[in-house]
RNA sequence: AACGAACGCUGGCGGCAGGCCUAACACAUGCAAGUCGAACGUGAAGCCGCCUUCGGGCGGUGGAAAGUGGCAGACGGGUGAGUAACGCGUGGGAAUCUACCCAGUGGUACGGAAUAACCCAGGGAAAACCUGGGCUAAUACCGUAUACGCCCUCCGGGGGAAAGAUUUAUCGCCAUUGGAUGAGCCCGCGUCGGAUUAGCUUGUUGGUGGGGUAACGGCCUACCAAGGCGACGAUCCGUAGCUGGUCUGAGAGGAUGAUCAGCCACACUGGGACUGAGACACGGCCCAGACUCCUACGGGAGGCAGCAGUGGGGAAUAUUGGACAAUGGGCGCAAGCCUGAUCCAGCCAUGCCGCGUGGGUGAAGAAGGCCUUAGGGUUGUAAAGCCCUUUCAGCGGGGAAGAUAAUGACGGUACCCGCAGAAGAAGCCCCGGCUAACUCCGUGCCAGCAGCCGCGGUAAUACGGAGGGGGCUAGCGUUGUUCGGAAUUACUGGGCGUAAAGCGCGCGUAGGCGGUCUGUUAAGUCAGGUGUGAAAGCCCGGAGCUCAACUCCGGAAUUGCCCUUGAUACUGGCAGGCUAGAGUCCGGGAGAGGUGAGUGGAAUUCCUAGUGUAGAGGUGAAAUUCGUAGAUAUUAGGAAGAACACCAGUGGCGAAGGCGGCUCACUGGCCCGGUACUGACGCUGAGGCGCGAAAGCGUGGGGAGCAAACAGGAUUAGAUACCCUGGUAGUCCACGCCGUAAACGAUGGGUGCUAGCUGUUGGUGGGCAUGCUCAUCAGUGGCGCAGCUAACGCAUUAAGCACCCCGCCUGGGGAGUACGGUCGCAAGAUUAAAACUCAAAGGAAUUGACGGGGGCCCGCACAAGCGGUGGAGCAUGUGGUUUAAUUCGAAGCAACGCGCAGAACCUUACCAGCCCUUGACAUCCCGGUCGCGGUUUCCGGAGACGGAAUCCUUCAGUUCGGCUGGACCGGUGACAGGUGCUGCAUGGCUGUCGUCAGCUCGUGUCGUGAGAUGUUGGGUUAAGUCCCGCAACGAGCGCAACCCUCGCCUUUAGUUGCCAGCAUUAAGUUGGGCACUCUAAAGGGACUGCCGGUGAUAAGCCGGAGGAAGGCGGGGAUGACGUCAAGUCCUCAUGGCCCUUAUGCGUCGGGCUACACACAUGCUACAAUGGCCGGUACAGAGGGAAGCCCAAGGAGCGAUCUGGAGCCAAUCCCAGAAAGCCGGUCGUAGUCCGGAUUGCAGUCUGCAACUCGACUGCAUGAAGUCGGAAUCGCUAGUAAUCGUGGAUCAGCUACGCCACGGUGAAUACGUUCCCGGGCCUUGUACACACCGCCCGUCACACCAUGGGAGUGGAGGAUACCCUAAGCAGGUUGCCUAACCGCAAGGAGGGCGCUUAUCACGGUAUGCUUCAUGACUGGGGUG
Repeated sequence: AACGAACGCUGGCGGCAGGCCUAACACAUGCAAGUCGAACGUGAAGCCGCCUUCGGGCGGUGGAAAGUGGCAGACGGGUGAGUAACGCGUGGGAAUCUACCCAGUGGUACGGAAUAACCCAGGGAAAACCUGGGCUAAUACCGUAUACGCCCUCCGGGGGAAAGAUUUAUCGCCAUUGGAUGAGCCCGCGUCGGAUUAGCUUGUUGGUGGGGUAACGGCCUACCAAGGCGACGAUCCGUAGCUGGUCUGAGAGGAUGAUCAGCCACACUGGGACUGAGACACGGCCCAGACUCCUACGGGAGGCAGCAGUGGGGAAUAUUGGACAAUGGGCGCAAGCCUGAUCCAGCCAUGCCGCGUGGGUGAAGAAGGCCUUAGGGUUGUAAAGCCCUUUCAGCGGGGAAGAUAAUGACGGUACCCGCAGAAGAAGCCCCGGCUAACUCCGUGCCAGCAGCCGCGGUAAUACGGAGGGGGCUAGCGUUGUUCGGAAUUACUGGGCGUAAAGCGCGCGUAGGCGGUCUGUUAAGUCAGGUGUGAAAGCCCGGAGCUCAACUCCGGAAUUGCCCUUGAUACUGGCAGGCUAGAGUCCGGGAGAGGUGAGUGGAAUUCCUAGUGUAGAGGUGAAAUUCGUAGAUAUUAGGAAGAACACCAGUGGCGAAGGCGGCUCACUGGCCCGGUACUGACGCUGAGGCGCGAAAGCGUGGGGAGCAAACAGGAUUAGAUACCCUGGUAGUCCACGCCGUAAACGAUGGGUGCUAGCUGUUGGUGGGCAUGCUCAUCAGUGGCGCAGCUAACGCAUUAAGCACCCCGCCUGGGGAGUACGGUCGCAAGAUUAAAACUCAAAGGAAUUGACGGGGGCCCGCACAAGCGGUGGAGCAUGUGGUUUAAUUCGAAGCAACGCGCAGAACCUUACCAGCCCUUGACAUCCCGGUCGCGGUUUCCGGAGACGGAAUCCUUCAGUUCGGCUGGACCGGUGACAGGUGCUGCAUGGCUGUCGUCAGCUCGUGUCGUGAGAUGUUGGGUUAAGUCCCGCAACGAGCGCAACCCUCGCCUUUAGUUGCCAGCAUUAAGUUGGGCACUCUAAAGGGACUGCCGGUGAUAAGCCGGAGGAAGGCGGGGAUGACGUCAAGUCCUCAUGGCCCUUAUGCGUCGGGCUACACACAUGCUACAAUGGCCGGUACAGAGGGAAGCCCAAGGAGCGAUCUGGAGCCAAUCCCAGAAAGCCGGUCGUAGUCCGGAUUGCAGUCUGCAACUCGACUGCAUGAAGUCGGAAUCGCUAGUAAUCGUGGAUCAGCUACGCCACGGUGAAUACGUUCCCGGGCCUUGUACACACCGCCCGUCACACCAUGGGAGUGGAGGAUACCCUAAGCAGGUUGCCUAACCGCAAGGAGGGCGCUUAUCACGGUAUGCUUCAUGACUGGGGUG
């Protein structure tokens, strides 16, 4: 785009068309083929006349009805079952017929015998009908005559006709010739699929004789011959009516064959003939069969695939209508009759076409709806309102053409006029992308959608609803089917190295293709012409219905076929030449080319003998194994089999497989040079034939080594493996099979053409400097241009440019499988599907990620060290468990002394109970009060709360009005409130890789593209730091630097700090001073700057000098692009959802502090480098206000109390630093170690220490004697060790965290390994990226399918049997009008019987196919 469509929703009118695609299933009822009296004999009713026994009869008219006869029922109408065929299409042909029609010629004479109707009788007491007898006519039947022409012929001859009707006109009849029309027959070409159908055929192919037909012909028959068809697809199977055309398509094609038209076939199924001009006959006959109906059971009847209609089937397809008015048909002289052909009407949006459902104006942009950022937006000029119009439909009136003189079903129709009133007339689908059109709500992987991709798991433009929008419109969607897009079967117009695809290789048949010149021919080819190519349709022009659809007229076209005339370049045929292709010959050459025979040495193993002694062998390490019966080792000799080191080479040969010691024999191919010869002899190659590694098979040999299977030993979780020790087939030979391989260059063969450079093998020629160079032919490699390619790559050895031939491919799986065939001894090979299933499978390249890949490099990563953890006790956190609650979060590193810089109440979010409901808190409104608010006390209560009393205070402005503000109380509703959920809706903040050196961009360039380049490379660095190179050049975020701090110096300043010198004191206490220290501000200083070496003359590196400091001087702050849906809705903010007398608020008590257990982080220890006692020295950084500092003094053993000086702090206080040092004691022990636990007694904070605080004193004195596997930190002022301070805080669980100083080490060979990371490279089937992907069995469910003892059906075949009807032959039985005959009889005919043939039917056999089948095999999906 289309449709004979169907279904869903919807539906105003008209025109034109179309309407059982399924059951060629079965059919009730009616109609669809009759007509002619001008062929014939009868002759009903009615009417007229006469007669009458009143029953009726006779005559006339009349013409019903049936019959005889003629013509038509072979047309028209239906259907598509069958048919793969001369059936159809197209174009030809000769051996034919043709009623009615036209034209011509001739004729139309004389006779005869019957028979229906009718009458009588009879049968069956049904029906259908039948039988006998009697009468009769004809254009019915028969004979004779005639017959130019006609037919047959042996050429003598022979044969054959007729019909009349009528008053006339005329219509007929017979014979014959020609025509027209129609039909039959033959031929060329074209006409679906299957080769898993390869051979078919006996009347078969041909001939002769005969028969038969309208006609040719094996059409039939007898005989003879043995042919005929087939790979250019016979036969068989399946499917199918064919065509003009129709749909689609740019075309070529593909699909199709409704309506209309041509042809064919069929008429319940099968067979058969009769009649006839024509049939083997839709509404004729006979027989058989199935079915239906009637029946009196004896028999009969029927055939809608005609028009309507019914049932049935189905998704589905109409009225039991009108008329012969028109067109056409049959009969008839005609009038006319018949006509479900036809013309009309009815039903159906089934299609095509046309029209309408109103037009103009109308902004307050109404109301309502929807959305909203709450402002508005949109629906939307849409509506309303105002002004108009009346197509269609409705009502009324008129009223055709179609018809020629008449006749109109359609039809009071088309059309015309008038009237009323916007009046009666809009839906369907869609809105994620493709694909035009977006929002809200509901739902929550549910319900659902879906053509493909895919949507839906709480913010769905994808589901459902709504608003809005888009598209089409009396329709719109869906489904089905066809073509297109699809160059996705490629003729036009594809491919085969790696995506599917080159046969393993050759020889060669058919076939296809084929060098050069000349002549000829004219088949192909080209040009002109004739015929044909039906009409309709398509196209163009015009015309008619108001337009269109539709119809009519004309033209063009019909790409084809036949015939004919011509052309001759090319192809082909024929003929004759040629030598460039191909081959022969001569002379050389290389070679693991093949086959056979022989022969050689090394090695392995075995045997014998000698020497010799304890091991050997084997492995990562071992063991099995061999060996004291003498191995291994070694020497000599012997045997046997197999394979041929070095040479040896991207070297050679061969078609491929393949070929390797040497010699001989036979033999194939190739290369070079030469010229003589042949003269296209060529290339390819479906089938076919041959060769064909390894393994395997058969028979017979052989068997040293090796070695499937097998055995043992190891390895391992296991180890039916890898490793080891053995070991049989086999490997070897001969003969015969097999016929496959990643048989690979994954690249078929041949020919020609198209830049080069450089190796190498074999030959030839030239130059000479005789071992080099040049040229050339044939091979074999590497690189590379053009070109090609999706890219990779190929590139004179093409995957380039062309031609020729063959093979092969057409999504993945199923499957190279099943079945069938062929081959094979078998194994199996070859040929080769389908059902079903998936939305991919695949190639090349790219970026990442990954690797028990590679290279380079880094990091307390390992190593080297020091100290820990893991064992103990305790502290803290977590899990688990428990609980009314043990609130919540954090979960490998990167949760677990984390949020918590401090849970007794509070905190607090949890639990139990008790209260409140505009609320503890905010804004607005109304009313009240200004005794609002606060202190203290009392009562009830656990308290919140409620009640009472006392005392203090007595708001601001003012227009002086309870007017305004403010505060409080009470009330109403908007609202408040939520540590309720979602960190996977979010912001912000944070962790982590990682302070790792990376991450990107612009322009340019390269690539079809993803992308690359830059950023890679060579060096170097802590660093993508810098240098050099480079199709890149620059730039950004990171690195570094800039900032803070510590280390040196200078300047400024000198109190609360300092004190060298002076004075003074118990004391920098005071005077004095500001040099020093220090404080705190500003500067300086370090930059590979200098020297040497090294490197590339660079960047840099190494060493040195100077310097307080040297190569980043130490430390901090600073965290790129990103990753982990990392963490946090319980800091805060926030979308959505949820609660609203509760999930909110208050309060009391409890809980977060539980405790069989497990883990994490710490503290204290286990002791003598120590504990204890006494004495004694030296820091830094902090903190302190109505204080959370607290001195001196006093009390207490102590916690602490008392006390009150000082200090808003360089001034006073916390504040004693401790390890250290000096002295003493303990003596290796569960201790004078260790301090848990517990008892008693206290102190302090606080409303309150029971659950559940810290501290003190006395007493008690547990585990623990250095810690398994494993594991952590640290590279220098670091680890270790020692103490000090601070935040939070009433107090404290702090042994935590943060900060401060004191003392103060050891070690680093090095980068193999573990972990993490960076760069380059490589492989990849990974990309939620190795925590990836993914294979097979087993288990379960479902699906299709193969095998299967069989079973059931269908089809066709062969043989035989039975043979109906019919036709043909025979016939001695029976019957018999026409002719012959005087008769008898004959001729002829009929019946019967019989023979041949034959439908249906039966029996048997094998074949094909379908369905089904216990069980079973694999396959697919989940």

Background: A computed fold for a 1422-nucleotide RNA from an uncultured bacterium, annotated as small-subunit ribosomal RNA. RNAcentral holds the sequence, with entries from ENA and SILVA. Its Rfam family is "Bacterial small subunit ribosomal RNA". The prediction has a mean pLDDT of 85.